Context: one part of a larger RNA
Molecule: large-subunit ribosomal RNA, domain IV
Organism: Acheta domesticus
RNA sequence: UCACGGUUAAGGAACUAGGCAAAAUGGUCCUGUAACUUCGGGAUAAAGGACGCCAGCUGUGAAAGGCUGGCCGCAGAGAAUAGGCCCAGGCGACUGUUUAACAAAAACACAUGGCUAUGCAAAUUGGAAACAAGAAGUAUAUAGCCUGACACCUGCCCGGUGCUGGAAGGUUAAGAGGAGAGCUUAUCUUCGGAGAAGGUUUGAAUUGAAGCCCCAGUAAACGGCGGCCGUAACUAUAACGGUCCUAAGGUAGCGAAAUUCCUUGUCGGGUAAGUUCCGACCUGCACGAAUGGUGUAACGAUCUGGGCACUGUCUCAACCGUGAGCUCG
Repeated sequence: UCACGGUUAAGGAACUAGGCAAAAUGGUCCUGUAACUUCGGGAUAAAGGACGCCAGCUGUGAAAGGCUGGCCGCAGAGAAUAGGCCCAGGCGACUGUUUAACAAAAACACAUGGCUAUGCAAAUUGGAAACAAGAAGUAUAUAGCCUGACACCUGCCCGGUGCUGGAAGGUUAAGAGGAGAGCUUAUCUUCGGAGAAGGUUUGAAUUGAAGCCCCAGUAAACGGCGGCCGUAACUAUAACGGUCCUAAGGUAGCGAAAUUCCUUGUCGGGUAAGUUCCGACCUGCACGAAUGGUGUAACGAUCUGGGCACUGUCUCAACCGUGAGCUCG
């Protein structure tokens, strides 16, 4: 000096990113117990008191237990094992699951809700196939996708993309079709050439499905949800009006938020002092409704702010024990 264990005057979080670590709490019986609440909880809430031994009485089959009096110690749950608590907020309802060995969470799952597919030789999945899973099931079923308890709700847009349905017209492959053309040459010839049949090479019109174009529907499908100008008898603001554009212009609710750049926004609370926190405001750079919106009791080795208790975290360090280091051998 380090590691582990322990003690400490006065103060008591001044430490620190942060009470990290440590301390404190702790058992049983009795009293008592708030907001809130889904009436189950919250709750061991919180906050208090008692606890040893001896004798007598009581009690009992014997005990336990109860009552009265007395006694001792610094200390009676005499050692050990054995919740710290409260207030407020974010997120996720909850119990669960996860990165075996740096992440346990707000991520995943979940009950609930919804959409879509599927009538059984089901859809879907594995497999060139046979076959198998689905299922020895049958739409209150199975599969896929999204949401994520519960309460109140879930607005507008089908122009784009996707999906479903439609079939009049346009486009359209192979195939069908075969007009015409080239080569070949029996023959004819004015010797330039023409050219039957057959063979061969090619090939126009016409015909020709789905798809696409087209017409509808569909957003708890993928997704989207405006700008400028003017206007009220102080000012300011604009219920109101004008105009451009759009498929439609963001409704309810929430809002400097796990989202706010400017920003430590402004006001209020808490502190002597608060970039965090809580409550408001709304100027939402760039919230918003099952990519769910807003609340919410209970729950959480979750995250954030505050308080009580407590303490060597600190002011500020000291000492003790054990081991190592160090010196000598």